[in-house]
């Protein structure tokens, strides 16, 4: 340098194949307990990696950038 592949909440990862962006973990709070571990309620947190473009509508479809993984030179 060429191919395929990945990138959504601090961390792992879902989102029915284009129609209201969630879960589990962690973090705040607030119950039980004398306290701590734990339970159980509840609440913050997202420009869906950027930059276009299709479309009534994009996290899902096209391009381009970045960064990651793979294979091949």
């Nucleotide at each position: 340098g060429g191919g395929c592949c990945c990138u959504u909440a601090g961390c792992u990862c879902a989102a029915u194949u284009g129609g209201c962006a969630g879960a589990g973990c962690g973090u705040c709070u607030c119950a039980a307990u004398g306290g701590c571990a734990u339970u159980g309620a509840g609440a913050a947190g997202g420009u869906u990696a950027c930059c276009g473009g299709u479309u009534c509508a994009a996290g899902u479809c096209c391009g381009g950038u970045a960064g990651g993984g793979u294979c091949c030179a």
Molecule: transfer RNA
Organism: marine sediment metagenome